[in-house]
RNA sequence: GCGGAUGGCUGGAUGGCUGCACCCUUAGGGGUGAGGAAAGUCCGGACUCCAUGGAGAAGUGACGCCGGUUAACGACCGGCCGGGGCAACCCGAGGGAAAGUGCCACAGAAAACAGACCGCCGUUGCUUGCAGCGGUAAGGGUGAAACGGUGGAGUAAGAGACCACCGCGUUUCUGGCAACAGGAACGGCACGGUAAACCCCGUCAGGAGCAAGGCCAAAUAGGGAUCGCGCGUCGCAAGACAGGCCUUCAACCGAGCGAUCCGGGUUGGCUGCAAGAGCCUGUUGGCAACAGCAGGCCCAGACGAAUGGUCAUCGAAGGGCGCAUGCCCGGAACAAAAUCCGGCUUACAGGCCAUCCGCAUAC
Numbered sequence: 001g002c003g004g005a006u007g008g009c010u011g012g013a014u015g016g017c018u019g020c021a022c023c024c025u026u027a028g029g030g031g032u033g034a035g036g037a038a039a040g041u042c043c044g045g046a047c048u049c050c051a052u053g054g055a056g057a058a059g060u061g062a063c064g065c066c067g068g069u070u071a072a073c074g075a076c077c078g079g080c081c082g083g084g085g086c087a088a089c090c091c092g093a094g095g096g097a098a099a100g101u102g103c104c105a106c107a108g109a110a111a112a113c114a115g116a117c118c119g120c121c122g123u124u125g126c127u128u129g130c131a132g133c134g135g136u137a138a139g140g141g142u143g144a145a146a147c148g149g150u151g152g153a154g155u156a157a158g159a160g161a162c163c164a165c166c167g168c169g170u171u172u173c174u175g176g177c178a179a180c181a182g183g184a185a186c187g188g189c190a191c192g193g194u195a196a197a198c199c200c201c202g203u204c205a206g207g208a209g210c211a212a213g214g215c216c217a218a219a220u221a222g223g224g225a226u227c228g229c230g231c232g233u234c235g236c237a238a239g240a241c242a243g244g245c246c247u248u249c250a251a252c253c254g255a256g257c258g259a260u261c262c263g264g265g266u267u268g269g270c271u272g273c274a275a276g277a278g279c280c281u282g283u284u285g286g287c288a289a290c291a292g293c294a295g296g297c298c299c300a301g302a303c304g305a306a307u308g309g310u311c312a313u314c315g316a317a318g319g320g321c322g323c324a325u326g327c328c329c330g331g332a333a334c335a336a337a338a339u340c341c342g343g344c345u346u347a348c349a350g351g352c353c354a355u356c357c358g359c360a361u362a363c
Stems, first nucleotide, its partner, number of pairs: 001359010012314007020033005035334001039345002042343005047209004060205005065079005080094001081092004095200002100198002102194003117140002119136008148166005167189001168187008213271004223262007232241003243253002278297008318329004
């Protein structure tokens, strides 16, 4: 210098004028006012109500190597193992396939109690290069995957049938908290893959959510209690009849009115609701996630849902001209609280910083 890996920061600036929301006020005014994701609402909690007040079983769902962090987690940190990369580094839903069931497209002879298309070997027959029978699985071919791999010895040809190494399994030793790693002895190939298929094992989970929940509570209508007045006939009552609605039939009414009090709570208001698993700085412990200590700080609170508009000065990237100092144009991404907090995921113009790797060159 070129190319790459990882982690982090920033996310236009200043001022004037004028609005909006909240708070304070000595009534003049003053103070505060979006984000790294406020987003998706995917996990985990705080908080609230309901249910259960004995834990559990069954079912359903999520998760699943080991150790740690945390209020908790499916998050994070550090390791292990497997895969990718020359490397820095990246990726992994990473328990069980020897409990059982299922599936394995196409191709291929055969896809799982094995089997034999081409081939190789033996033998028989004859028409002498074909057919029958038998042996074999080394080689070819198919496939994502072919019933251990490589080499030797052996054989008619071959084969874990035998031997060495590797793989695999069992037992055991050493190191490590552990996952696991390394070694030794023995076994003799027995055990293909798939669980983000059913399933088995283990762990966790009661439900609904701030439109949770709590408090106050007007008028009208409706509900209840008490009191006063009223209440034709029959019947214990249900009801029937008289009576009323201009008449008849049907339907309906056939007892209510007033006063006082109570309860519910539509609309509305207040609260929950802004001092918290809080932020900043320093320091101690830890590889780290994180934890402890000390000091400082107070930092939106709406509900027809505030956080805006405009002007000036400056302005990063980008574009144009020019040999060049420079000049001109240009004018800032994704997006915006709604009970709060910890994560994850997704979106993001441009700029900046740190550490590391590879290649080339120079000293």

Predicted 3D model of a 363-nucleotide RNA (Bacterial RNase P class A) from a Paracoccaceae bacterium. Its mean pLDDT, the model's own confidence on a scale to 100, is 77. The sequence was found by an Rfam model in a public genome assembly. Taxonomically the source falls in Paracoccaceae (Bacteria, Pseudomonadati, Pseudomonadota, Rhodobacterales).